Source information
The RNA shown here (c-di-GMP-I riboswitch aptamer) has 90 nucleotides and comes from a Bacillota bacterium. Of the family's consensus pairs, 95% are formed in the model.
């Protein structure tokens, strides 16, 4: 240096839910709380999927902060991934 996750060590992040905020949501953020993760570290301008639709198009009506469809500038990496990286070597 590849590769690999038994075994050792130090560790580490935290699923759902709860409480308080933010946001139009989607979802983040603080604190609690652990399903789990060997990458649950970083990246959303490497790529690829996903989510939302507030703006802003276009029908529609019952003309309303209205339904509906489209749509990301907006969210998602704990979905796939690209990138680093602990510790061992069965």
């Nucleotide at each position: 240096c590849g590769u690999g996750g038994a075994c050792c060590a130090a560790g580490g992040c935290a699923a759902a839910c709860c409480u308080g905020a933010u946001g139009a949501a989607a979802a983040u953020c603080a604190g609690g709380g652990a399903c789990g993760c060997a990458a649950a570290a970083c990246u959303a301008c490497a790529g690829g999927g996903g989510c939302u639709a507030a703006c802003u198009g276009c029908a529609c009506c019952g003309u309303g902060c209205g339904u509906g469809c489209a749509u990301a500038u907006g969210c998602c990496a704990g979905c796939c991934a690209g990138u680093u990286g602990c510790c061992c070597a069965a």

It was read from a public genome assembly, where an Rfam model found it.